A computed fold for a 112-nucleotide RNA from a Hymenobacteraceae bacterium, annotated as SAM riboswitch aptamer (S box leader). It was read from a public genome assembly, where an Rfam model found it. Model confidence (mean pLDDT): 86 of 100.
RNA sequence: CUUUUAUACAGAAGCGGCGAGAGAUUAGGCUCCGUGACCCGCUGGCAACCAUCCCCUUGGGGAAAGGUGCCAACUCCUACCCUGCCGCCCGCCGGCACGGGAGCUAUAAACU
Numbered sequence: 001c002u003u004u005u006a007u008a009c010a011g012a013a014g015c016g017g018c019g020a021g022a023g024a025u026u027a028g029g030c031u032c033c034g035u036g037a038c039c040c041g042c043u044g045g046c047a048a049c050c051a052u053c054c055c056c057u058u059g060g061g062g063a064a065a066g067g068u069g070c071c072a073a074c075u076c077c078u079a080c081c082c083u084g085c086c087g088c089c090c091g092c093c094g095g096c097a098c099g100g101g102a103g104c105u106a107u108a109a110a111c112u
Base pairs, nucleotide, nucleotide: 003110004109005108006107007106008105013043014042015041016040017039021032022031023030026079027078028077029076044071045070046069049067050066052063053062054061055060056059080101081100082099083097084096085095086094087093088091
């Protein structure tokens, strides 16, 4: 990198460095940001996918924290399909929904 499966509205910040943009990509929206964001380092923390251990046993529960991961906003929101409601200039037109699905992305584990 490829593919598969699972999860993604919960949770968790201080210090130092740097100095201008950042929130994956495109577009729109919205937000964060010289009261220093993003990123990097250290420390701290959250969570519990894998590994370990224990109990009942195709599965479930628990302990602990070794390998990862994570610590603004749901994957920040929307975009494609469907459902419901509302509006009008009735068009696949516009708006609304902690409605459903797909896709994208991220992470874990396995696979190539």
Background:
Taxonomically the source falls in Hymenobacteraceae (Bacteria, Pseudomonadati, Bacteroidota, Cytophagales).